[in-house]
RNA sequence: AGUUGCAACAUCCCCGUGGGUUGGGUGGCGGUUGAGGCCGGCACAGUGAAUCCACUGCAACU
Numbered sequence: 001a002g003u004u005g006c007a008a009c010a011u012c013c014c015c016g017u018g019g020g021u022u023g024g025g026u027g028g029c030g031g032u033u034g035a036g037g038c039c040g041g042c043a044c045a046g047u048g049a050a051u052c053c054a055c056u057g058c059a060a061c062u
Stems, first nucleotide, its partner, number of pairs: 001062007013048001014046001016055007023047001025044003029040004
């Protein structure tokens, strides 16, 4: 220097940090419908879902 594995630190456990994408949740706005429903876009957040990029730390290997 590179590759691979991991998250110790954490107000039970899980959760390293930031950002992107897809899906999910909540709220309300507009259109349409007799209603049910359908379509569009806006906002919110520990979304206990996945995936990608960069970075931090630990360990192993080359």
NadA riboswitch from Tunturiibacter lichenicola, 62 nucleotides, folded computationally. The source organism's lineage runs through Bacteria, Acidobacteriota, Terriglobia, Acidobacteriaceae and Tunturiibacter. The prediction has a mean pLDDT of 84. Rfam family: nadA riboswitch. A reference for the family is Huang et al. (2020), "Structure and ligand binding of the ADP-binding domain of the NAD(+) riboswitch", RNA. By type it is a small RNA.